[in-house]
Context: one part of a larger RNA
RNA sequence: UGACGGGGGCCCGCACAAGCGGUGGAGCAUGUGGUUUAAUUCGAUGCAACGCGAAGAACCUUACCUGGAUUUGACAUCCUAGGAAUUCUUUUGAAAGAUUGAAGUGCCCUUCGGGGAGCCUAGUGACAGGUGCUGCAUGGCUGUCGUCAGCUCGUGUCGUGAGAUGUUGGGUUAAGUCCCGCAACGAGCGCAACCCUUGUCUUUAGUUACCAUCAUUAAGUUGGGGACUCUAGAGACACUGCCCCGGUUAACGGGGAGGAAGGUGGGGAUGACGUCGAGUCCUCAUGGCCCUUAUGUCCAGGGCUACACACGUGCUACAAUGGGCUGUACAAAGGGUUGCGAACCUGUAAAGGUAAGCUAAUCCCAUAAAGCAGUUCUCAGUUCGGAUUGGAGUCUGCAACUCGACUCCAUAAAGUUGGAAUCGCUAGUAAUCGCGGAUCAGCAUGCCGCGGUGAAUACGUUCCCGGGCCUUGUACA
Numbered sequence: 001u002g003a004c005g006g007g008g009g010c011c012c013g014c015a016c017a018a019g020c021g022g023u024g025g026a027g028c029a030u031g032u033g034g035u036u037u038a039a040u041u042c043g044a045u046g047c048a049a050c051g052c053g054a055a056g057a058a059c060c061u062u063a064c065c066u067g068g069a070u071u072u073g074a075c076a077u078c079c080u081a082g083g084a085a086u087u088c089u090u091u092u093g094a095a096a097g098a099u100u101g102a103a104g105u106g107c108c109c110u111u112c113g114g115g116g117a118g119c120c121u122a123g124u125g126a127c128a129g130g131u132g133c134u135g136c137a138u139g140g141c142u143g144u145c146g147u148c149a150g151c152u153c154g155u156g157u158c159g160u161g162a163g164a165u166g167u168u169g170g171g172u173u174a175a176g177u178c179c180c181g182c183a184a185c186g187a188g189c190g191c192a193a194c195c196c197u198u199g200u201c202u203u204u205a206g207u208u209a210c211c212a213u214c215a216u217u218a219a220g221u222u223g224g225g226g227a228c229u230c231u232a233g234a235g236a237c238a239c240u241g242c243c244c245c246g247g248u249u250a251a252c253g254g255g256g257a258g259g260a261a262g263g264u265g266g267g268g269a270u271g272a273c274g275u276c277g278a279g280u281c282c283u284c285a286u287g288g289c290c291c292u293u294a295u296g297u298c299c300a301g302g303g304c305u306a307c308a309c310a311c312g313u314g315c316u317a318c319a320a321u322g323g324g325c326u327g328u329a330c331a332a333a334g335g336g337u338u339g340c341g342a343a344c345c346u347g348u349a350a351a352g353g354u355a356a357g358c359u360a361a362u363c364c365c366a367u368a369a370a371g372c373a374g375u376u377c378u379c380a381g382u383u384c385g386g387a388u389u390g391g392a393g394u395c396u397g398c399a400a401c402u403c404g405a406c407u408c409c410a411u412a413a414a415g416u417u418g419g420a421a422u423c424g425c426u427a428g429u430a431a432u433c434g435c436g437g438a439u440c441a442g443c444a445u446g447c448c449g450c451g452g453u454g455a456a457u458a459c460g461u462u463c464c465c466g467g468g469c470c471u472u473g474u475a476c477a
Base pairs, nucleotide, nucleotide: 001477002476003474004473005472007471008470009469010468011467012466013465015461016460019425020424021423022422023421026316027315028314029313030312031311032310033309034307035306042053043052064302065301066300067299068298069297070296073127077126078125079123080122081121082120083119086103087102088101091098092097107116108115109114129291130290132289133288134287138285139284140280141279142278143276145274150189151188152187153186154185155184156165157164158163169180170179171178195268196267197266198265200236201235202234203233204232205231206230210225211224214223215222239262242256243255244254245253246252318418322377323376324375325374326373327372328371334365335364336363339358340357344353345352346351384415389410390409391408392407393406394405395404431453432452433451434450435449436448437447
């Protein structure tokens, strides 16, 4: 100087408390451990691994296993020789491949001998190739403490020196934020602001959006309008600016006015010096090592989907604040031409047939659902719950056996609110309800977004956990 303390002081955080809803019990989905296996590819492992890499394993992917092939190679550059490229075809085979026959002579230059480019085949070796090892050789990227308020430097001063001071102290703040004081005076990286979005207003512009007034229609449908909504450009607005009180005349705090909004208005992006020899050599790059008729490459099939069990994360429930049926209302944000696909017809349905429109504020996906109104069920393993299994189908795709999703009929399991323990959340939040997107041929209870309905509680900081500052002890570095 740090680190640590079941030392002290001050302070903060959904850390506790106060509340609300979960997990832990059930069934299923998914990941992991374990076990099994020819293989169940590899990595991630307290917080910070476990719906993680994977924004989507039937083949492919794919790295694993079995078998069949191949050796200058699936891919790149160079050299030599031959041939146009290319197209069709025979036999064999699971395919890869091996094999047979035929058609075919292009482009540029030319002294018509030929040469060159491109592509194919054969050969030679230089080399290719490796998701092989080492993340404890590395770059880059990422997680974490933590959006915590810290981390440092120059000069000066103090100390023999390591170092100290500044950065401590008194207040204050979300903040090393600001004020005052002070052997310090300044500065840098962080904080804040600048950026995006949302909330209010003005203005400009009105098409595909809008419709108050005037006509018109089944319908903003058409004429028309430029008000409103909305869209998207520009601007305004909030600064403790004003008033009162407290405070050291300060920083600032409490209350009030006005205001759409008030003291950082809400949300996001933004992550200091560093810590964890944290993670990643399987994104990529890369040192070293290793393989080179194989640890490379191609192909078929299988596996990654196994199943006495254990754990994590979720979904659906156990019902009446509910289930079923009928009618009816209101979104936002997205996506669409190899695409979205209306209307109509067929089918109980998944879907199929035909087909308008749309490269989209125009057309489509697309009925939002919870809600509201009516009706039924009456506390039961039920008209709750839907697992499992049988049958029949639809769709995608060469192909749904291993191993897809969906539909209909039948079947109708566990489950009556969950032990010890444990998680999230402070407001348009929790809870609850649906909608969209990426990936994607197909496949979503996951992920990333969107809106609808919309709470309860916070006395307080004694205690648990984590963190910041000062101080103290230490046989630790």